[in-house]
Predicted 3D model of a 366-nucleotide RNA (Bacterial RNase P class A) from a Solirubrobacterales bacterium. The coordinates come from a structure-prediction model, not an experiment, and the mean pLDDT is 77. The sequence is in RNAcentral, with records from ENA. The gene name in the source record is rnpB.
RNA sequence: CGAGCAGGCUAUGCAGUCGCGGGGAGGUGUAGCUCCUCGAGGAAAGUCCGGACACCAAAGGGCAAGGGCGGUGGGUAACCCCCACCCGGGGAAACCCGCGGGAAAGUGCCACAGAAACACACGGCCGAUGGCGCGGCAACACGUGAGCCGCGCACAGGCAAAGGUGAAAGGGUGCGGUAAGAGCGCACCGGCGUCGCGGCGACGCGGCGGCCAGGCAAACCCCGCCCGGUGCAAUGCCAAGCAGGACCGACGACCCGGCCCGGCGAGGUCCAGGUAGGCAGCAGGGCGAAUGCCCCGCCGAGCCGCAGGCCCGGCGAGAUGGAUGGCUGCAGACGACAGAAUCCGGCUUACAGGCCUGCUACGGAA
Numbered sequence: 001c002g003a004g005c006a007g008g009c010u011a012u013g014c015a016g017u018c019g020c021g022g023g024g025a026g027g028u029g030u031a032g033c034u035c036c037u038c039g040a041g042g043a044a045a046g047u048c049c050g051g052a053c054a055c056c057a058a059a060g061g062g063c064a065a066g067g068g069c070g071g072u073g074g075g076u077a078a079c080c081c082c083c084a085c086c087c088g089g090g091g092a093a094a095c096c097c098g099c100g101g102g103a104a105a106g107u108g109c110c111a112c113a114g115a116a117a118c119a120c121a122c123g124g125c126c127g128a129u130g131g132c133g134c135g136g137c138a139a140c141a142c143g144u145g146a147g148c149c150g151c152g153c154a155c156a157g158g159c160a161a162a163g164g165u166g167a168a169a170g171g172g173u174g175c176g177g178u179a180a181g182a183g184c185g186c187a188c189c190g191g192c193g194u195c196g197c198g199g200c201g202a203c204g205c206g207g208c209g210g211c212c213a214g215g216c217a218a219a220c221c222c223c224g225c226c227c228g229g230u231g232c233a234a235u236g237c238c239a240a241g242c243a244g245g246a247c248c249g250a251c252g253a254c255c256c257g258g259c260c261c262g263g264c265g266a267g268g269u270c271c272a273g274g275u276a277g278g279c280a281g282c283a284g285g286g287c288g289a290a291u292g293c294c295c296c297g298c299c300g301a302g303c304c305g306c307a308g309g310c311c312c313g314g315c316g317a318g319a320u321g322g323a324u325g326g327c328u329g330c331a332g333a334c335g336a337c338a339g340a341a342u343c344c345g346g347c348u349u350a351c352a353g354g355c356c357u358g359c360u361a362c363g364g365a366a
Stems, first nucleotide, its partner, number of pairs: 001363002003360008012331007020039007041337001045348002048346005053231004066227005071085005086100001087098004101222002106220002108216003122163001124159003129156002131153007171189006190212002192209007235280004244271005255263003284295004296316005302310003
């Protein structure tokens, strides 16, 4: 230097101009208007988890149903999140990946192929033992052939090593052993159980025991832990018009004037729920019942003994047909994914280009 791995940052910038939403000030009879200032993201997205908040009665305990989670230890308001570790798999390594409890409680399933998918025997091996057949041998009762030996058959039966099927046939490799075989015996390796030691623990290391058990739980199920429901269109407040109720009113209400009067001549007053609509919820952080007070950050004036500090004012997205944009110029060129809608902690997904840090038993050069 290349290749690779991990983590983090950035997400066109500046200027001018026109415009949009929030806040403040000025001005005006009202409105138009003028000035200042703030105005999307790392994911604002998917709405997938966990919460805050609100209402439902409490959201406390128990049981049942249903659902979720699942190695261990810790973090957290909480989590299916994060950190560290364990185990398994991948990689030369850095490191990455993991629907990670139980298949030795029970039930179920295991396509095709295959004899058999949980206990089985298709082809095959054996046939030691028993059976059947043939041959041989001898005492003798000289006829037989009990018995013994050998050979054959593969009938009873034994076997699961090798073959074949399959994703999978149930420990593996080797030696011994046997009629042939087999943890049947032995050595090593693997699993399981048990004991000891280490570790908070998952687990690891060692000894002992032939104990050797197929897979699937994202099938039912079992074990442990967790979960009340609905979501800001929550919820609270104000409240036109029309309709409603009570009372007063041609025995003159209400209204007007100079108000014991006069004029006019049919409506007036009050109430409840609540629609349209509006306000709050709703916006830097904290305290408070509240006008408010304190703190943080940015901007603009002013002051001091100018390092720095003091002080004044303003602002901190909050829309509700929903603002955050358009154009021009410069920066060599290009400029992605995308856009708030109650808020917060996560996860997941999308993403052009650029920058930084650390690491690697790989390759190259000096």